[in-house]
Context: one part of a larger RNA
RNA sequence: UGACGGGGGCUCACACAAGCGGUGGAGGAUGUGGCUUAAUUCGAGGCUACGCGAAGAACCUUAUCCUAGUCUUGACAUGCAUUUCUAAGUCGGUGAAAGCCGGCGACCGUAGCAAUACGGAACUUGCACAGGUGCUGCAUGGCUGUCGUCAGCUCGUGUCGUGAGAUGUCGCGUUAAGUCGCUUAACGAGCGAAACCCUUGUCCUUAGUUACCAGCGGGUCAUGCCGGGGACUCUAAGGAGACCGCCGGUGUUAAACCGGAGGAAGGUGGGGAUGACGUCAAGUCCUCAUGGCCUUUAUGCCUAGGGCUGCACACGUCCUACAAUGCGGCGCACAAUGCGAUGCAAAAUCGUGAGAUCAAGCAAACCGCAAAAAACGUCGCUCAGUUCGGAUUGUAGGCUGCAAUUCGCCUACAUGAAGCUGGAAUCGCUAGUAAUCGCGGGUCAGCAUACCGCGGUGAAUGUGUUCCUGAGCCUUGUACA
Numbered sequence: 001u002g003a004c005g006g007g008g009g010c011u012c013a014c015a016c017a018a019g020c021g022g023u024g025g026a027g028g029a030u031g032u033g034g035c036u037u038a039a040u041u042c043g044a045g046g047c048u049a050c051g052c053g054a055a056g057a058a059c060c061u062u063a064u065c066c067u068a069g070u071c072u073u074g075a076c077a078u079g080c081a082u083u084u085c086u087a088a089g090u091c092g093g094u095g096a097a098a099g100c101c102g103g104c105g106a107c108c109g110u111a112g113c114a115a116u117a118c119g120g121a122a123c124u125u126g127c128a129c130a131g132g133u134g135c136u137g138c139a140u141g142g143c144u145g146u147c148g149u150c151a152g153c154u155c156g157u158g159u160c161g162u163g164a165g166a167u168g169u170c171g172c173g174u175u176a177a178g179u180c181g182c183u184u185a186a187c188g189a190g191c192g193a194a195a196c197c198c199u200u201g202u203c204c205u206u207a208g209u210u211a212c213c214a215g216c217g218g219g220u221c222a223u224g225c226c227g228g229g230g231a232c233u234c235u236a237a238g239g240a241g242a243c244c245g246c247c248g249g250u251g252u253u254a255a256a257c258c259g260g261a262g263g264a265a266g267g268u269g270g271g272g273a274u275g276a277c278g279u280c281a282a283g284u285c286c287u288c289a290u291g292g293c294c295u296u297u298a299u300g301c302c303u304a305g306g307g308c309u310g311c312a313c314a315c316g317u318c319c320u321a322c323a324a325u326g327c328g329g330c331g332c333a334c335a336a337u338g339c340g341a342u343g344c345a346a347a348a349u350c351g352u353g354a355g356a357u358c359a360a361g362c363a364a365a366c367c368g369c370a371a372a373a374a375a376c377g378u379c380g381c382u383c384a385g386u387u388c389g390g391a392u393u394g395u396a397g398g399c400u401g402c403a404a405u406u407c408g409c410c411u412a413c414a415u416g417a418a419g420c421u422g423g424a425a426u427c428g429c430u431a432g433u434a435a436u437c438g439c440g441g442g443u444c445a446g447c448a449u450a451c452c453g454c455g456g457u458g459a460a461u462g463u464g465u466u467c468c469u470g471a472g473c474c475u476u477g478u479a480c481a
Base pairs, nucleotide, nucleotide: 001481002480003478004477005476007475008474009473010472011471012470013469015465016464019429020428021427022426023425026320027319028318029317030316031315032314033313034311035310042053043052065306066305067304068303069302071300074129078128079127080126081125089104090103091102092101093100094099107120108119109118110117111116131295132294134293135292136291140289141288142284143283144282145280147278152191153190154189155188156187157186158167159166160165171182172181173180197272198271199270200269202240203239204238205237206236207235208234212229213228216227217226218225243266246260247259248258249257250256322422326381327380328379329378330377331376338369339368340367343362344361348357349356350355388419393414394413395412396411397410398409399408435457436456437455438454439453440452441451
């Protein structure tokens, strides 16, 4: 100087407390361990692995993971030499395919009448070499997680100390903040914090189509449908607005704090992006790049089939429930984000339905996906393993796709399992939040209970810091470095 302490002081955080809803019990989905297997490819492992890499394993993907069949200058790159007769292409045989065997056939430009010459391109053979998701993340770059959006981490000069170092960065207040003020052997500065950026909340100006419709006119069973309008909504460009600015109080006349006014908004208005010096030899050589090592008729390349989906079991994360604040039938409202040409597909017709047929419109504020759902109204059920719950299984279909057996999704009918609120323990959340309800997107031929977004309905509790956990500052002890 650090680190550590079941030392001390101060402070903070959904850390606890106060509340609300879960997980842990059931069935299923998914990941992991284990077991099994010819193979169940590889990585990730307390917090910081386990719906993670994977934004989607039937083939492909896919990784010699396994079984089998092949190739050897190679699927791909460059160079040198060789050949231009066998080569681009096409046909046949064999085969599961890849491949192997055989036949036919034979490029472009320039110069030239032509033969031919030169150049390019392609190919055969040979040689250099290619190739490797092989190993090492403890050789590395890059990227990422984490402490933590925590308030810290440092430097120059000066001063003090023999020196390691200290001071500044401490103290008193204050703040979300090493934020700011005062004091001060320190004075300044940098990286962080804040601000600048995006978005949302109010208003103004400009603009008015594909959006809008108040007033005027026309039309319809009805609809901004038409003329028209530029008010409103909205769209999207530019501005205004919030700064403790104003008032009162507290405070050291400070920084600031408390209350109030005005205001759409009040003390960082809400949300996002943004992650200091460093820590964990943290993660990744299977994104990519790369040193070294290993391999070179194989650890490379191609192909078919299988596997990654196996199942006594254990764990994580979710979904659906156990019901009446409910379930079912019928009726009837109100969104936002998005996406669409190998696409989105209306209407009509057929089908109980998944869907099919035909097909208008739309590169979309124009057309379509598109029905929002919970809500509300009404009727049935009347507390039961039920009109709860939907697993499982059977049959019949639909869709995608060469192909749904291993191993897809969906529909109809039948079947109707466990489950009556979950032990010890444990997680999330402080407001448009939790809870709950649906909608969209990426991946994608097909496949979503996952992921990323969007809106609808919309609480309870706390204003404390004794304790648990983690963190910051100061101080103290130390047989630790």

The part of an RNA shown here (small-subunit ribosomal RNA, 3' major domain) has 481 nucleotides and comes from a Pirellulaceae bacterium. Its mean pLDDT, the model's own confidence on a scale to 100, is 82. The RNAcentral record of the full RNA draws on SILVA. The source organism's lineage runs through Bacteria, Pseudomonadati, Planctomycetota, Pirellulales and Pirellulaceae.